[in-house]
RNA sequence: AAUAUGUUUCAGGGCGGGGUGAGAUUCCCCACCGGUGGUAAUGCGAAAGUUAGUCCACGAGCAGUUUAACUGCAUGAUUCGGUGAGAUUCCGAAACCGACGGUACAGUCCGGAUGAAAGAAACGUAAA
Numbered sequence: 001a002a003u004a005u006g007u008u009u010c011a012g013g014g015c016g017g018g019g020u021g022a023g024a025u026u027c028c029c030c031a032c033c034g035g036u037g038g039u040a041a042u043g044c045g046a047a048a049g050u051u052a053g054u055c056c057a058c059g060a061g062c063a064g065u066u067u068a069a070c071u072g073c074a075u076g077a078u079u080c081g082g083u084g085a086g087a088u089u090c091c092g093a094a095a096c097c098g099a100c101g102g103u104a105c106a107g108u109c110c111g112g113a114u115g116a117a118a119g120a121a122a123c124g125u126a127a128a
Stems, first nucleotide, its partner, number of pairs: 003126008016030004031108002033098002035058004043050002053096002061073004078094005100111003
């Protein structure tokens, strides 16, 4: 260093203005936000490195089961132009999407949740 394993810690952002209305952070107009691992070619950085909400894979819900593992159900959304041998990732532009319960119809409010978790980091342990 790699492998297995233990403990601890960490692990999601966003309604501001106007309109209608008895009532809307829920409708309408403008606005705002983007979890985790992978990919990363000519982007960024002196270098170590770093760069995707819409690509690939995963997490949060419900049911079965005492629990875990596991199984089943649910589980969103991108095009055009440019460069190039090569880009749904870079550059430019225009779009689009967002669980469940509550409530005037909610990605942004309240609730399950001081929860859980993809995973990340630190410190140990084991045998070869």
This is a predicted structure of a 128-nucleotide RNA (FMN riboswitch aptamer (RFN element)). The coordinates come from a structure-prediction model, not an experiment, and the mean pLDDT is 77.